[in-house]
FMN riboswitch aptamer (RFN element), 132 nucleotides, folded computationally. Of the family's consensus pairs, 100% are formed in the model.

RNA sequence: GAAAUUCUUUGGGGCGGGGUGCAAUUCCCCACCGGCAGUAGAGUCUGCGAAGCCGCGCGGCAAAAAAGCCGCAAGGCCCGAACGGGUGCGAUUCCCGUACCGACGGUAUAGUCCGGAUGGAAAAAGAUUUUU
Numbered sequence: 001g002a003a004a005u006u007c008u009u010u011g012g013g014g015c016g017g018g019g020u021g022c023a024a025u026u027c028c029c030c031a032c033c034g035g036c037a038g039u040a041g042a043g044u045c046u047g048c049g050a051a052g053c054c055g056c057g058c059g060g061c062a063a064a065a066a067a068g069c070c071g072c073a074a075g076g077c078c079c080g081a082a083c084g085g086g087u088g089c090g091a092u093u094c095c096c097g098u099a100c101c102g103a104c105g106g107u108a109u110a111g112u113c114c115g116g117a118u119g120g121a122a123a124a125a126g127a128u129u130u131u132u
Base pairs, nucleotide, nucleotide: 001132002131003130004129006127007126008125009124010123016030017029018028019027031112032111033102034101035048036047037046038045043100044099052077053076054075057072058071059070060069061068082098083097084096085095086094104115105114106113
């Protein structure tokens, strides 16, 4: 240095101003934000995670079985959006310009508020032991 083991920690940002209205951080005008890995540095490329839907199976409730309800969950489905110019060996990643996108439930219609979530994950860092 590499591989494996177990554990610990970390692991998502953003509505400020004005307008209409009984009511809007939800509508309209302006504003603001960008998870992880890869790669010339990426919200828009490739892959992944999260959310949503289905769910093998496992557990709980009941004396037991069935049904039912609740929790976990392999796996599957689904999965938004960028172009032009410049520099350069190399960039849909940098620079300039102009665009675009953003789960579910709640509420006057929400990427930015409240909620599931003091949750979970991609993954990152550190420690540990073993092998090489």